[in-house]
RNA sequence: CCGAGCGGGAGAGUUCGACCGGUUUUGUGCCGGGCGACGCCGAAGGGGCAAAUCCUCCCCGGAACCUCUCAGGCAAAAGGACCGCUCGGGU
Numbered sequence: 001c002c003g004a005g006c007g008g009g010a011g012a013g014u015u016c017g018a019c020c021g022g023u024u025u026u027g028u029g030c031c032g033g034g035c036g037a038c039g040c041c042g043a044a045g046g047g048g049c050a051a052a053u054c055c056u057c058c059c060c061g062g063a064a065c066c067u068c069u070c071a072g073g074c075a076a077a078a079g080g081a082c083c084g085c086u087c088g089g090g091u
Base pairs, nucleotide, nucleotide: 001089002088003087004086005085006084007083008082013038015037016036017035019033020032021031022030023029039074040073041072045070046068047067048066053061
């Protein structure tokens, strides 16, 4: 430095609309699915940039949880930068 396992891990609409399916004796309602619309979040990934940096100047390079929000996400689940512990591999 890389990988695996375990644990922790934030933010933002469970908004509106029609359609399909389920539930229901009917109706209303509820749940799920994808689609469209508007509003938002940023800690997967991706894009962007300063200073330091050189004997001096110019060029190039120059990070991020900063920024952009393409992607992703906005009940739960999943994901999740990063942190801790354990194990394995590489230098």
This is a predicted structure of a 91-nucleotide RNA (Glycine riboswitch aptamer) from uncultured Actinocatenispora sp. The source organism's lineage runs through Bacteria, Bacillati, Actinomycetota, Actinomycetes and Actinocatenispora.